[in-house]
Context: one part of a larger RNA
RNA sequence: GAAUCAACGCUGGCGGCGUGCCUAACACAUGCAAGUCGAACGAGAAAGUCCCCGCAAGGGGAUGAGUACAGUGGCGUACGGGUGAGUAACACGUGACUAACCUACCCUCGAAGGGGGAAUAACCCCGGGAAACCGGAGCUAAUACCGCAUGACGUCCCCGGGACCGCAGGGUCCUGGGACCAAACGCGCAAGCGCUUCGAGGAGGGGGUCGCGGCCGAUUAGUUAGUUGGCGGGGUAACGGCCCACCAAGACGAUGAUCGGUAGCCGGCCUGAGAGGGCGCACGGCCACACUGGAACUGAAACACGGUCCAGACUCCUACGGGAGGCAGCAGUGGGGAAUUUUGCGCAAUGGGGGAAACCCUGACGCAGCAACGCCGCGUGGAGGAUGAAGUCCCUUGGGACGUAAACUCCUUUCGACCGGGACGAUAAUGACGGUACCGGUGGAAGAAGCCCCGGCUAACUCCGUGCCAGCAGCCGCGGUAAUACGGGGGGGGCAAGCGUUGUUC
Numbered sequence: 001g002a003a004u005c006a007a008c009g010c011u012g013g014c015g016g017c018g019u020g021c022c023u024a025a026c027a028c029a030u031g032c033a034a035g036u037c038g039a040a041c042g043a044g045a046a047a048g049u050c051c052c053c054g055c056a057a058g059g060g061g062a063u064g065a066g067u068a069c070a071g072u073g074g075c076g077u078a079c080g081g082g083u084g085a086g087u088a089a090c091a092c093g094u095g096a097c098u099a100a101c102c103u104a105c106c107c108u109c110g111a112a113g114g115g116g117g118a119a120u121a122a123c124c125c126c127g128g129g130a131a132a133c134c135g136g137a138g139c140u141a142a143u144a145c146c147g148c149a150u151g152a153c154g155u156c157c158c159c160g161g162g163a164c165c166g167c168a169g170g171g172u173c174c175u176g177g178g179a180c181c182a183a184a185c186g187c188g189c190a191a192g193c194g195c196u197u198c199g200a201g202g203a204g205g206g207g208g209u210c211g212c213g214g215c216c217g218a219u220u221a222g223u224u225a226g227u228u229g230g231c232g233g234g235g236u237a238a239c240g241g242c243c244c245a246c247c248a249a250g251a252c253g254a255u256g257a258u259c260g261g262u263a264g265c266c267g268g269c270c271u272g273a274g275a276g277g278g279c280g281c282a283c284g285g286c287c288a289c290a291c292u293g294g295a296a297c298u299g300a301a302a303c304a305c306g307g308u309c310c311a312g313a314c315u316c317c318u319a320c321g322g323g324a325g326g327c328a329g330c331a332g333u334g335g336g337g338a339a340u341u342u343u344g345c346g347c348a349a350u351g352g353g354g355g356a357a358a359c360c361c362u363g364a365c366g367c368a369g370c371a372a373c374g375c376c377g378c379g380u381g382g383a384g385g386a387u388g389a390a391g392u393c394c395c396u397u398g399g400g401a402c403g404u405a406a407a408c409u410c411c412u413u414u415c416g417a418c419c420g421g422g423a424c425g426a427u428a429a430u431g432a433c434g435g436u437a438c439c440g441g442u443g444g445a446a447g448a449a450g451c452c453c454c455g456g457c458u459a460a461c462u463c464c465g466u467g468c469c470a471g472c473a474g475c476c477g478c479g480g481u482a483a484u485a486c487g488g489g490g491g492g493g494g495c496a497a498g499c500g501u502u503g504u505u506c
Stems, first nucleotide, its partner, number of pairs: 001506004006502005013378006019371002021336001026334003030331003035075003040072002048063006082289003092213007101206003106202008114148001116146002123138001125136004154180002157178009185194003215261003222252003227249004232244003264286004268279004291312005314325004342368001344367003350364001351362004381411004391402004415447001417442005425433001450495005455476003461490005471478002
């Protein structure tokens, strides 16, 4: 000098765009953050209103309404959002391989959707419990569940034939025989639409393997028993000591194993002429985690933030028998800290989930609020105006400085204020932002300047006070009676809605 997720001191007019718990992955009140489909299915209210009977209490019917709530079933809940604890690892980056693999929804193509069965929620009855909830008996539906049929360009158990390819176990294609495996229907008057099953391919996504690359410590030198390899098996979508039985005795290491410390990685960001050094906040990609530890279930995919089970710590409820919970989602609270925001508006846009659609949901997102936290832009007026007012400071008492500065005259009106109009974003409807941006008008210099420094480095000097005191200080150093270095005044220099200080990096 540059930079900063900054903080602190003094000061503070406006706008645009960004950014905003670096500390306790500390604990969390409250609300919201993942639902949707009646065109898969069976059930199915109430209040209110109207009518009828009745003296009334009450009863019945219609509507409300096949609505609400709940249930079965489907899809979603593995995305999106958060955090950086752990991790020195194929976690990440990059390149390659998978002849060892998977892929719901979407797209293309081919074929099919025939015929049956048994249940079970909801509901009703009984019972247990304070509750959370639970048990028993009975009824019922389906695109829920289970057989049967059909079935190949599918699978591969078996037996074959041919062509091409590969380093290889082998792969691809054609072909003969055998075995095995499927489904569900809904809406519509219909056309048809949607859906389901099997198969081939695509797109996108993912799993796995390997080469290379990126921290510190040798005051860590030896490490290792599923350890290293083999054979056989189990398991997986799949290779594999991933797991298991048996066999062998290997495997790694000064090219740094093992151990310890530190750390999410990258695109990038900062600095620098570069080489390099430092960093990994925001945005984008990948990974890991979801109170702590462990486990599996469901599913195309999870070992699953707002799912389940077990254990633990903590908090809460309890009738003491037993239960409930997990903000590292958005806000917000306490705490810690030098320090980091609103318990806002809206689904109008973009995107996502469900649905045939209407539509519903969406603290993703779009906006608004707070904060000079950062960058950028603008303003706080312009022109004229004296041998130069007043005042203050200095002085050799002559004068000099502040200083065209002010006053005064003329002018302008950015920004702000007030009044009026008023969007784009929205291809027909739909606008949170928003009466916002923007435009026009009114009025008047009006409402808008500070901070640091002035001994040298380093740009800017005098007076007074103080007297090694009080104090200053980044380094050198100032201060003990004339201090350009302390404190104040005047003057000056620098930057400016900021200016300094501190921390950190180059």

A computed fold for a 506-nucleotide part of an RNA from a Terriglobales bacterium, annotated as small-subunit ribosomal RNA, 5' domain. Rfam family: Bacterial small subunit ribosomal RNA. Gene Ontology terms of the family: structural constituent of ribosome and ribosome. The source organism's lineage runs through Bacteria, Pseudomonadati, Acidobacteriota, Terriglobia and Terriglobales. The RNAcentral record of the full RNA draws on ENA and SILVA.